[in-house]
Formats: sequence, C1' cells, structure tokens
RNA sequence: CAACGAUAACGGCAAACCAGCCAAAAGGCUGGGACGCAAAGCUACAGGGCCUUCACCUUGAAUCAAGGAAAGGCAGCCAGCUACCGAA
Repeated sequence: CAACGAUAACGGCAAACCAGCCAAAAGGCUGGGACGCAAAGCUACAGGGCCUUCACCUUGAAUCAAGGAAAGGCAGCCAGCUACCGAA
C1' cells in the first nucleotide's frame, strides 16, 4: 500500500413505528425510537435497477377511470468515489 474484518479500541449511523411539518404522490425534514450497518459517509440526466404520476399524451368518459410518460424520488438495491481502527 492492497485485500480482509474481531464478542478489540475511540467513536458513528439509525429500519419499522409514533408525533409535527413539507409534497399530488413516491418521498423528505425535525424530535422520539432501534431493525440493523465496517462505509447505513458522499454521488441520482450524462452506469444499471427500483418507486411515484401533479403537469403532459392517448382512449373511454365526465371533473373521473385505464394506459403511457420523469423533469420528481430511492445511496439501508447493485455500482462509483472517499475514509477511521488493526486481531486473525
């Protein structure tokens, strides 16, 4: 330095759920709370994948339904980049 990852050390993050707020939704933020995590740190047109469907398009219709469709999201799906510690 690379790989690897322990009932190690210093520490860190925080799923579901609950409350409040934002959003059309997916989802997000704050507080509580811990299922888990060795990258659960960062990156979302210009890698893949997944979620949603306000506007828009089509059809039927009538203020709605179905289908299509990201410019909206997810990094706790894979991936990319960076990083603490050091038993085997």
Predicted 3D model of an 88-nucleotide RNA (c-di-GMP-I riboswitch aptamer).
RNAcentral holds the sequence, with entries from Ribocentre.
Model confidence (mean pLDDT): 84 of 100.